[in-house]
């Protein structure tokens, strides 16, 4: 790189160091000199893969103790594509439309695996 699978509404931050950007693209929203991104020390938090330990029967299912990742603003920040419901809104009635709302794809993210 390209594919496969599984998770993605929980959950967790100080400190230094630098100095203007960051949230993966879009156009929204948001965070940011009360210090962003990134880097470094410590800490958390989680339980994906290997180990120990516990439990065992068919299924689900545990400790977080050592190792390997990953993660600590907002659901992946929320939309785009689709497909539903609308006795929800703009809007008095219908149709369309926008906004909401449920589901689903894509996309990305992360772990295990395959090539």
């Nucleotide at each position: 790189a390209u594919u496969u699978c599984a998770u993605g509404c929980a959950g967790a931050g100080u400190g230094g160091u630098u100095g203007a950007g960051g949230g993966a693209c879009g156009a929204g929203c948001c965070c940011u000199g009360c210090g962003a991104c990134g880097c470094c020390a410590c800490g958390a938090c989680a339980a994906c893969c290997g180990g120990a330990c516990a439990a065992a029967a068919c299924a689900c299912a545990g400790u977080a103790c050592c190792g390997g990742u990953g993660u600590c603003a907002a659901c992946u920040c929320g939309c785009u594509c689709c497909u539903g419901a609308c006795u929800g809104g703009c809007c008095g009635u219908g149709a369309a439309g926008c906004c909401g709302c449920a589901g689903g794809g894509a996309a990305c993210a992360u772990g295990a695996g395959a090539u």

The RNA shown here (SAM riboswitch aptamer (S box leader)) has 115 nucleotides and comes from Granulicella sp.
The sequence was found by an Rfam model in a public genome assembly.
Its Rfam family is "SAM riboswitch aptamer (S box leader)". Gene Ontology term of the family: regulation of gene expression.
NCBI's taxonomy places the organism under Bacteria, Pseudomonadati, Terriglobia, Terriglobales, Granulicella.
The coordinates come from a structure-prediction model, not an experiment, and the mean pLDDT is 78.